A computed fold for a 479-nucleotide part of an RNA from an uncultured prokaryote, annotated as small-subunit ribosomal RNA, 3' major domain. Model confidence (mean pLDDT): 81 of 100.
Context: one part of a larger RNA
RNA sequence: UGACGGGGGCCCGCACAAGCGGUGGAGCAUGUGGUUUAAUUCGAUGCAACGCGAAGAACCUUACCUACCCUUGACAUCCUCGUUUGGACUUUCAGAGAUGAUCGUUGGGAGUGCUUCGGCCUGGAAAACAGGUGCUGCAUGGCUGUCGUCAGCUCGUGUCGUGAGAUGUUGGGUUAAGUCCCGCAACGAGCGCAACCCUUACUGUCUGUUGCCAUCAGGUUAAGCUGGGCACUCUGACGGGACUGCCGGUGAUAAGCCGGAGGAGGCGGGGAUGACGUCAAGUCCUCAUGGCCCUUAUGGGCUGGGCUACACACGUGCUACAAUGGCAGAUACAAUGAGCAGCCAACCCGCGAGGGCGAGCUAAUCUUUAAAAUCUGUCUCAGUUCGGAUUGUUCUCUGCAACUCGAGAGCAUGAAGUCGGAAUCGCUAGUAAUCGUGGAUCAGCAUGCCACGGUGAAUACGUUCCCGGGUCUUGUACA
Numbered sequence: 001u002g003a004c005g006g007g008g009g010c011c012c013g014c015a016c017a018a019g020c021g022g023u024g025g026a027g028c029a030u031g032u033g034g035u036u037u038a039a040u041u042c043g044a045u046g047c048a049a050c051g052c053g054a055a056g057a058a059c060c061u062u063a064c065c066u067a068c069c070c071u072u073g074a075c076a077u078c079c080u081c082g083u084u085u086g087g088a089c090u091u092u093c094a095g096a097g098a099u100g101a102u103c104g105u106u107g108g109g110a111g112u113g114c115u116u117c118g119g120c121c122u123g124g125a126a127a128a129c130a131g132g133u134g135c136u137g138c139a140u141g142g143c144u145g146u147c148g149u150c151a152g153c154u155c156g157u158g159u160c161g162u163g164a165g166a167u168g169u170u171g172g173g174u175u176a177a178g179u180c181c182c183g184c185a186a187c188g189a190g191c192g193c194a195a196c197c198c199u200u201a202c203u204g205u206c207u208g209u210u211g212c213c214a215u216c217a218g219g220u221u222a223a224g225c226u227g228g229g230c231a232c233u234c235u236g237a238c239g240g241g242a243c244u245g246c247c248g249g250u251g252a253u254a255a256g257c258c259g260g261a262g263g264a265g266g267c268g269g270g271g272a273u274g275a276c277g278u279c280a281a282g283u284c285c286u287c288a289u290g291g292c293c294c295u296u297a298u299g300g301g302c303u304g305g306g307c308u309a310c311a312c313a314c315g316u317g318c319u320a321c322a323a324u325g326g327c328a329g330a331u332a333c334a335a336u337g338a339g340c341a342g343c344c345a346a347c348c349c350g351c352g353a354g355g356g357c358g359a360g361c362u363a364a365u366c367u368u369u370a371a372a373a374u375c376u377g378u379c380u381c382a383g384u385u386c387g388g389a390u391u392g393u394u395c396u397c398u399g400c401a402a403c404u405c406g407a408g409a410g411c412a413u414g415a416a417g418u419c420g421g422a423a424u425c426g427c428u429a430g431u432a433a434u435c436g437u438g439g440a441u442c443a444g445c446a447u448g449c450c451a452c453g454g455u456g457a458a459u460a461c462g463u464u465c466c467c468g469g470g471u472c473u474u475g476u477a478c479a
Base pairs, nucleotide, nucleotide: 001479002478003476004475005474007473008472009471010470011469012468013467015463016462019427020426021425022424023423026319027318028317029316030315031314032313033312034310035309042053043052064305065304068301069300070299073129077128080124081123087106088105089104092101093100094099114119131294132293134292135291136290140288141287142283143282144281145279147277152191153190154189155188156187157186158167159166160165171182172181173180197271198270199269200268202240203239204238205237206236208234211230212229213228216227217226218225243265246260247259248258249257250256321420325379326378327377328376329375330374337368338367339366342361343360347356348355349354386417391412392411393410394409395408396407397406433455434454435453436452437451438450439449
């Protein structure tokens, strides 16, 4: 000087408390451990691994296993030889396919693209080499997690100390903040904080189609449907607006704090933004890369299988156990987005998944029913008209192909489950809870992920205690 203490002081955080809803019990989905297996590819492992890499494992992917094949190779550069082609289409045979063998047509010494007249292409041969998702993340770059959006981390000069170092950065107040003020052997400065950026809340100007419809006219069962208009909504570009600016109190006359006026008010709400560093944290399987290793194989091709196994254990979720509900009928209101190998209206067929036909839309034009909610009826507390697992059967769709191993529909079947032990998680407002909608990936496949809107709470006395952190101080035989 640090680190540590079941030392002390001060302070903060859904840290506790006050509340609301969960997990832990059930069934299923998904990931992991374990076990099994020819293989169940590999990585991630306290917080900070476990719906993680994977924004989509039937084949492919695919790295694993089995069988069968190739060896200058699927891919790159270079050298040499041969042919005059290359190319396009195609028959047959063997085979699981890769592959091997084979028939023919077109085209053809022309033409095409460039031309430096060498070439580009194919076949053969040879050597250099290619290739490796093989090892090492404890050799590395890059990227990322984490403490933590915590308020810290440092430097120059000066001064003090023999020196390691100290001072500044401590002290008195204050703040979300090393934020600001005052004091002070310090005076300044940098990286962080804040602000500048995006979005949202109010508003002005401009804009007026594909958007809108107040007024006027036409029109209908109905409809901005038509003429017309740009007022309103909205679109999206530029502005305004909030700064403790104003008033009172308080404070040290300061910084600020408290109350108030007008008001969006004291960082208005949300996002992006992550200092010096820590964990030899994670990643050599994104990529790049040193070293080591393989080279008729640890490389390459392909068939089938596996990654989907199943006594069990754990994590994360979905659905429930019902009446604030289930079922049936009627009926209202969104937002973000996406769309041409696409989104698909209307109509017809089907109980339905879906099929047929077919308009519009490269989109403010066309496509997409919001659902909870509300109203009416029914069920009347039961393992039920709750719950939907499992199983049988008939079908639909995607796709060469749904057996291993897809999703969905109809009929039948109708399991556990009656609110969950010890323990444990999230959340402070348009939040929790609850309800649906869209998107990426994607042929098909979503209870996951990312976004969007609808309905919309309870509680916070407070900081004694648990956990984590900041700061000052103290002890130390630790570094």
Background:
RNAcentral holds the full RNA, with entries from ENA.